The prediction has a mean pLDDT of 82.
Large-subunit ribosomal RNA, domain VI from a soil metagenome, 241 nucleotides, folded computationally.
The RNAcentral record of the full RNA draws on MGnify.
Its Rfam family is "Bacterial large subunit ribosomal RNA".
[in-house]
Context: one part of a larger RNA
RNA sequence: UGUUAGUGUCAGAGGGUAAGCUCCCCUCAAUACGAGAGGAACAGGGGAUCGGCGCCUCUAGUGUACCGGUUGUGAAUGCAUUGCCGGGUAGCCACGCGCCACAAGGAUAAGUCCUGAAAGCAUCUAAGGACGAAGCCAGACCCGAAACUAGACACUUAGGGCGGUCGCAAUAGACGACUUUGAUAGGACGGGUGCGUAAGCAGUGAGCGCAAGCGAGCUGUGAACAUACCGUUACUAAAGC
Numbered sequence: 001u002g003u004u005a006g007u008g009u010c011a012g013a014g015g016g017u018a019a020g021c022u023c024c025c026c027u028c029a030a031u032a033c034g035a036g037a038g039g040a041a042c043a044g045g046g047g048a049u050c051g052g053c054g055c056c057u058c059u060a061g062u063g064u065a066c067c068g069g070u071u072g073u074g075a076a077u078g079c080a081u082u083g084c085c086g087g088g089u090a091g092c093c094a095c096g097c098g099c100c101a102c103a104a105g106g107a108u109a110a111g112u113c114c115u116g117a118a119a120g121c122a123u124c125u126a127a128g129g130a131c132g133a134a135g136c137c138a139g140a141c142c143c144g145a146a147a148c149u150a151g152a153c154a155c156u157u158a159g160g161g162c163g164g165u166c167g168c169a170a171u172a173g174a175c176g177a178c179u180u181u182g183a184u185a186g187g188a189c190g191g192g193u194g195c196g197u198a199a200g201c202a203g204u205g206a207g208c209g210c211a212a213g214c215g216a217g218c219u220g221u222g223a224a225c226a227u228a229c230c231g232u233u234a235c236u237a238a239a240g241c
Stems, first nucleotide, its partner, number of pairs: 005156006014143003020050001022048005033038001051100005059094001061092002066087005071080003105137002111131004161241002163179005184237003187233005192227003200221005207214002
């Protein structure tokens, strides 16, 4: 731009994929078969590797948000790879977790047959007919009115956009939430979570001491600090065109 009044929901011409591949075990069965030795299959069940899709409850990683310890540089701060070291929420992730079903159809390949002449027989083939694969086409799963034959249905007189606050949506567009009739973001408050004790208290403690007791350190109690999570609250910013 086209189709199109708007909004919502569909349908499927067409397109895509490997979304599964493979293996093992049990049962069938110590059966059929076979003199024996040996030794199947159809159907049914359970698992594994690889691959695909998704997720973060658990486990692990990261975590230059954060907390603690500590060295150098007079102090604070800063800097020194985040200075180094020990932890670690959310998010993102794999080494972690979940799912990837069953059956049936059509036309065939190699192959197996029926009927059957040429060639009074025989012959799967010449005419004709029937089977037959993880492969092919459908089915299943995903996309899909720009399918120009530009589709269908329902509802309605609306609806949409710009601006603004934003998102676990994101390269730009797009998508989604909200815009005071408001929890959209920030703030505040509460909870959860991270770190791990400033002070106090309790326990322990190499040892010292005649004894009373002293005692570095360690453990517990979880303050402060921090917070991407959850909740509450219009204090601030979304009241406009």